The RNA shown here (Bacterial RNase P class A) has 392 nucleotides and comes from a Desulfatiglandaceae bacterium. It is recorded under the gene name rnpB. Model confidence (mean pLDDT): 75 of 100. Lineage of the source: Bacteria > Pseudomonadati > Desulfobacteria > Desulfatiglandales > Desulfatiglandaceae. The RNAcentral record of the sequence draws on ENA. Its Rfam family is "Bacterial RNase P class A". The family's RNA type in Rfam is ribozyme.

């Protein structure tokens, strides 16, 4: 230098202008607003705020014990409020390696299913081949012939046989020797593997070391299933309170020609309409208050621990909006990248570090009751480790 791998971190600062929106102080009233209209100050998005995919707080609902139904995990040991998450381990599994991944119970409890190709997809299977036996049958020998005999072959039937071919992702352990008509764990030694079982290490998963035992038991469970633990529902549009206008609902008071109201520029009368008026309760609607942000939270130190993560102690409060604000736009600095030049350094060397000078990049995204993780989007350094070289 090159080509991997893990991990933490940041997500630009500082100013000026214009603006947005809560809070606080505060000014204005012949529109005192279900808080209006203005000034001042000061607060104002993220690693993910996203996907809404697990877990919990939190609120209601029949307190929801128990059984079924139904769904969810699924090695082993910690960690948490809990989790399908983290953390350390074991196994198998890729990678020379750092390192990654795992959907890691049970298939010697029952049932199904293994396309296609194959005789036969499972305590399975005979299609080529090998072997025996019957019939039948050729040739040859024994014989002068034929009959019988024998030997060697063919053909029909019956049957052994999983050694060989062959199909197929798979076809009932492997090499070698006995041993059979052919053959086969049939037998027997050595390797593999299953399963008891001893003893050792280990909290465990599991390692390692021996002895037996049958000689060997295909896959699949993200197929039913079985086993062991786990799960009551709905969700801030939960909930909880205040409360118009108008129209219904119920009670009351007054009136109905002996006239309530009502118009008639302010009272009276007078005129004119005239059957309801009108007060109180509830209920919901629109609106508005709380819920709402002090919290299984954040920083910082110390202690324990191998880590997750515990505990203690110390600051200091850091969005809370409600169609939903947190934004533009200049300048100057910072960071990177790319060019050319000069300059001045490291290295043996491939290569590179610093300074000027020009140009240009800055991504993915947008809180909506709160946490913990998970997935996904995404941007340029940077740090640790690996393996390597055509340069040394």
């Nucleotide at each position: 230098g090159g080509a991997g791998u893990a991990g933490g971190a940041c997500a630009a600062a500082u100013g000026g202008c214009c603006g947005c929106u809560g809070c606080c102080u505060u000014g204005c009233c012949u529109u005192u607003g279900a808080u209006g209209c203005g000034a001042g100050g000061g607060g104002g998005a993220g690693g993910a705020a996203a996907g809404u995919c697990c877990g919990g707080g939190c609120u209601c609902c029949a307190u929801a014990g128990g059984a079924c139904a139904g769904g969810g995990u699924g090695c082993u040991g910690g960690g948490u409020a809990a989790c399908g998450c983290c953390c350390a381990g074991u196994c198998c599994u890729g990678g020379c390696a750092a390192c990654a991944g795992g959907a890691a119970g049970g298939a010697a409890a029952g049932u199904g299913c293994c396309a296609c190709a194959g005789a036969a997809a499972g305590g399975a299977g005979a299609c080529c081949g090998c072997c025996c036996c019957u019939u039948u049958u050729g040739a040859u020998g024994c014989c002068c012939g034929a009959c019988g005999c024998a030997u060697c072959g063919a053909a029909u039937g019956g049957g052994g046989u999983a050694a060989g071919g062959g199909u197929g992702a798979a076809a009932g352990g492997g090499u070698g020797a006995g041993g059979u008509a052919a053959g086969a764990g049939c037998u027997c030694a050595c390797c593999a593997g299953u399963c008891c079982u001893a003893c050792c290490g280990g909290u465990g998963a599991c390692g390692g070391u021996g002895g037996g035992a049958g000689c060997u038991a295909g896959g699949u469970a993200a197929a039913c299933c079985c086993c062991a633990c786990c799960c009551g529902g709905a969700g801030c549009a939960a909930g909880a309170c205040c409360a118009a206008a108008u129209a219904g609902g119920g009670g009351g008071a007054c009136g109905c020609u002996u006239g309530a109201g009502g118009g008639u520029g302010g009272u009276c009368c007078g005129c004119c309409c005239g059957a309801g008026u009108u007060c109180c309760c509830g209920g919901g609607u629109a609106g508005g208050u709380c819920g709402c942000u002090u919290g299984a939270g954040c920083u910082c130190a110390a202690u324990g621990g191998a880590g997750a993560c515990a505990u203690u102690g110390a600051g200091g409060c850091u969005a809370g909006a409600u169609g939903a604000a947190u934004g533009g736009u200049c300048a100057u600095u910072g960071u990177c990248c790319c060019g050319a030049a000069a300059g001045u350094g490291g290295g043996u060397g491939a290569c590179u570090g610093c300074u000027u000078c020009g140009g240009g990049a800055a991504a993915c995204a947008g809180a909506a009751c709160c946490c913990g993780g998970c997935u996904u989007a995404c941007g340029g350094a940077c740090u640790g480790c690996u393996c390597u070289g055509a340069c040394a």